RNA sequence: UCUCAUCUAGAGUGGCCGAGGGACGGGCCCGAUGACGCCACGACAACCGCCCCGACUCAGUCGGGGGCCAGGUGCCAAUUCCUACCCGGUGCGGGGGAGAUGAGA
Numbered sequence: 001u002c003u004c005a006u007c008u009a010g011a012g013u014g015g016c017c018g019a020g021g022g023a024c025g026g027g028c029c030c031g032a033u034g035a036c037g038c039c040a041c042g043a044c045a046a047c048c049g050c051c052c053c054g055a056c057u058c059a060g061u062c063g064g065g066g067g068c069c070a071g072g073u074g075c076c077a078a079u080u081c082c083u084a085c086c087c088g089g090u091g092c093g094g095g096g097g098a099g100a101u102g103a104g105a
Base pairs, nucleotide, nucleotide: 001105002104003103004102005101006100007099012041013040014039015038016037020030021029022028025083026082027081042076044074047072048071049068050067051066052065053064054062055061056060080098085095086094087093088092
């Protein structure tokens, strides 16, 4: 960089630092009662793993349903905080874009 899948669930304490942070524009929030970040410990979680069922199809496939595992990632304010572009029956709904994460190339 590309492909596929998922993104309204869930889960914080302590120490260090010291002014910005929530990707980007707009909004709205968080933040000296110390955010963000880093470290330690802890938690959450089933993408990768195993098993059962189901559906296809004929020995395999499936992000269809369920169970187990915390080793590799990931994650622990707010729906991915909301939105941006398009459509519609326009306080809303659907799609798209962007981003994040995982698996593969």
The prediction has a mean pLDDT of 80.
The RNA shown here (SAM riboswitch aptamer (S box leader)) has 105 nucleotides and comes from a soil metagenome.
Of the family's consensus pairs, 97% are formed in the model.
Rfam family: SAM riboswitch aptamer (S box leader). Gene Ontology term of the family: regulation of gene expression. About the family: The SAM riboswitch is found upstream of a number of genes which code for proteins involved in methionine or cysteine biosynthesis in Gram-positive bacteria.
The RNAcentral record of the sequence draws on MGnify.